[in-house]
Glycine riboswitch aptamer from Alkaliphilus serpentinus, 117 nucleotides, folded computationally. The source organism's lineage runs through Bacteria, Bacillota, Clostridia, Peptostreptococcales and Alkaliphilus.

RNA sequence: AAGAAAAAUGCGGGAGAGACUUGACUGGUUAUUAACCAAGUUAAGCGCCGAAGGAAGAAGUUAGACAAUUCGCCAUUGUUUAGUGAAAAUCUCAGGCAAAAGGACCGUGUUUGGACA
Numbered sequence: 001a002a003g004a005a006a007a008a009u010g011c012g013g014g015a016g017a018g019a020c021u022u023g024a025c026u027g028g029u030u031a032u033u034a035a036c037c038a039a040g041u042u043a044a045g046c047g048c049c050g051a052a053g054g055a056a057g058a059a060g061u062u063a064g065a066c067a068a069u070u071c072g073c074c075a076u077u078g079u080u081u082a083g084u085g086a087a088a089a090u091c092u093c094a095g096g097c098a099a100a101a102g103g104a105c106c107g108u109g110u111u112u113g114g115a116c117a
Stems, first nucleotide, its partner, number of pairs: 006112008018046001020045007027037004047097003053093001054091002060084009
C1' cells in the first nucleotide's frame, strides 16, 4: 500500500560577514610617457562570517593491561591504553564577505524504493 523511511532530480523559499587597502596585468580617455576611469584577473596585507565540504569530540559503551578483594577463579570496584561515540554547539582547514553564483535546511512535483514514521 491512493505507498513510510531513505536516495536521485526539477521548481520555489533560504542567513551571516569589508563593493576594504596597496601593487601588477588587460581595456579606454586625456596628454606626452605620466595621470585618470570602469570592469575583470592576480599577488600581498589587515578585518570579519558559518548554512557546501571537512576536522576535533562529553557522558556512556566495547576490548585489553595493572591494582584491590579471594586459598584460587568468576563477578565487582578503581586506574590506564585503544576503539566507538550528537548537534544547527565548537574549530575556521576549505569555502565565503555589493549583485550574480553557491548555500545547511524546508516545502512541493516526478522517479527509484517497499514499511516504517